[in-house]
This is a predicted structure of a 72-nucleotide RNA (transfer RNA) from a bacterium. Its mean pLDDT, the model's own confidence on a scale to 100, is 80. Rfam family: tRNA.
Formats: sequence, C1' cells, structure tokens
RNA sequence: GCCUGGGUAGCUCAGUGGUAGAGCACAGCGCUGAAAACGCUGGUGUCGGCAGUUCGAUUCUGCCCCCAGGCA
Repeated sequence: GCCUGGGUAGCUCAGUGGUAGAGCACAGCGCUGAAAACGCUGGUGUCGGCAGUUCGAUUCUGCCCCCAGGCA
C1' cells in the first nucleotide's frame, strides 16, 4: 500500500430504512438481625467522525479515524 471483518449502554453483543434493545454490571425498593441469593423498578447512549441519497439513516453510498486478521 491492497483486501476482509468490526466500531451501538460501564462490559459482551443484537438490531440491515420508520421513536435504539437484550444479558451481565450498576442504583433504588422489597425480603433478612445483617448480608448473599431472589423479586420489583430504573437505560445511564453524539449508534467512531464528516458529507451524500431519502419524507425519514444505527441501517444505503463516498471519504477519513481506530481495532483485529490476511496479502505484498
């Protein structure tokens, strides 16, 4: 330099055009003498950045940045 995959919540990931979600973690409450476990409640987010297409973009297109792998 080129190719492929990826970047979404604190972490691991889903979501492939129409109001952004799950598990774990975390916080509050219940329970307990007190904890753990369990139950209920709460999403905490510039969907890596800038443009383009579109009535509408996390999703499609271009460029750039970052991560992993491959080729040279």